RNAcentral holds the sequence, with entries from ENA. Predicted 3D model of a 367-nucleotide RNA (Bacterial RNase P class A) from an Anaerolineae bacterium. Its Rfam family is "Bacterial RNase P class A". Gene Ontology terms of the family: tRNA processing, ribonuclease P activity and dimeric ribonuclease P complex. By type it is a ribozyme. It is recorded under the gene name rnpB. The source organism's lineage runs through Bacteria, Bacillati, Chloroflexota and Anaerolineae.
[in-house]
RNA sequence: CAAGCAAUCGAGGCAAUCGCGAGCGAGCUAGACUCGUUCGAGGAAAGUCCGAACUCCCUAGAGCGCGAUGCCGGAUAACUUCCGGGUGGGGCGACCCACGGAGCAGGACCACAGAAACAGACCGCUCAGCAAUGAGUGAGGGUGAAAAGGCAGGGUAAGAGCCUACCGGCGGAGGCGGCAACGUCUCCGGCCAGGCAUCCCCCAUCGGGAGCAAGGCCAAGCAUGCGAGAGUGCCUUCGGGCACGGGGACUGCUCGUCCUCAAUCUCGCGGGUAGGCCGCUGGAGCCGUCGGGUAACCGCCGGACUAGAGAAAUGAUUGCCACCCGGCUUGCCGGGAACAGAAUUCGGCUUAUCGAUUUCUUGGACG
Numbered sequence: 001c002a003a004g005c006a007a008u009c010g011a012g013g014c015a016a017u018c019g020c021g022a023g024c025g026a027g028c029u030a031g032a033c034u035c036g037u038u039c040g041a042g043g044a045a046a047g048u049c050c051g052a053a054c055u056c057c058c059u060a061g062a063g064c065g066c067g068a069u070g071c072c073g074g075a076u077a078a079c080u081u082c083c084g085g086g087u088g089g090g091g092c093g094a095c096c097c098a099c100g101g102a103g104c105a106g107g108a109c110c111a112c113a114g115a116a117a118c119a120g121a122c123c124g125c126u127c128a129g130c131a132a133u134g135a136g137u138g139a140g141g142g143u144g145a146a147a148a149g150g151c152a153g154g155g156u157a158a159g160a161g162c163c164u165a166c167c168g169g170c171g172g173a174g175g176c177g178g179c180a181a182c183g184u185c186u187c188c189g190g191c192c193a194g195g196c197a198u199c200c201c202c203c204a205u206c207g208g209g210a211g212c213a214a215g216g217c218c219a220a221g222c223a224u225g226c227g228a229g230a231g232u233g234c235c236u237u238c239g240g241g242c243a244c245g246g247g248g249a250c251u252g253c254u255c256g257u258c259c260u261c262a263a264u265c266u267c268g269c270g271g272g273u274a275g276g277c278c279g280c281u282g283g284a285g286c287c288g289u290c291g292g293g294u295a296a297c298c299g300c301c302g303g304a305c306u307a308g309a310g311a312a313a314u315g316a317u318u319g320c321c322a323c324c325c326g327g328c329u330u331g332c333c334g335g336g337a338a339c340a341g342a343a344u345u346c347g348g349c350u351u352a353u354c355g356a357u358u359u360c361u362u363g364g365a366c367g
Base pairs, nucleotide, nucleotide: 001363002362003361004360006358007357008356009355010354012321013320014319015318016317017316018315020040021039022038023037024036025035026034027033028031042339046350047349049348050347051346052345053344054211055210056209057208066207067206068205069204070203071085072084073083074082075081086099087098088097089096090095100202101201106200107199109195110194122141123140124137125136126135127134128133149167150166152164153163154162168192169191170189171188172187173186174185175184176183177182215278216277217276218275221273225269226268227267228266229265230264231244232243233242234241235240245261246260247259248258249257250256286303287302288301290299291298292297323336324335325334326333327332328331
């Protein structure tokens, strides 16, 4: 210098002017006014993918079912998160990726090719047969991503872990190391007939549901529901009685009988709506020193904290400085500066995006 790997940090600063929203204070013209003052987005506020706090609903207990997670140990309030380790795989490397069970639970599936994808013989080989053909053979050929461990010897009609030695894998027993996953050593068993569980399934562990538009309090007008009262006149011993009236049914009309004071008005109550208030932001939170721990993280002490809405504000211009790019007269000119944007709050993950720094790796050049 080039190409990489891993991680960390920042998200321009100051000033002036003009605006926007909220709180507080003052003023009088009492207005959603004016003035003053303080405060006013992020590393992801995003996706809403996990985990919780909080709230309401449901809930004897247990089981089935359903869903999630899945090597081991630790961290944490909890986690599909993080840290450390293990095994396997990829990369020259820094480093990265994956993770229960498929040989004693079982099923499904394995494109194309191929005879056959888990048990069957296409060619070849051997035996029998004149032949057609039959039987044996996974040793040789061919197909395929994948076809019976490799190799040597024995064995055989030809062959084959059929048998034996060595090597590889798997399983079992024991010793040693480790909390464990696991590693390593010795011995034993021919066990060698595959893959796939992000297909069902099995095993273990965990899990009620909905979400701040949760939910709670106050509560107008209109309407509705419930309850009480009210027609007029006379008498009264104040308990009521009598007469008259309105409406309805029998019934089209009249009489009569029965029911009712309906409609309307007044008062009270209930639920709910508009609206207002709470929930609401100071917290499993942040920064720093020290201590413990390999680390995630934990503890002590100290310090600083100011959005909380109407789904509605949080901005703009100019100048100087800083950063990046280009140009040349080398200290000037011109240009650029991303993704995005709170709405209950935290812990993570993922995605979008501008720039800077550092450790490390590989290669090259020069001294």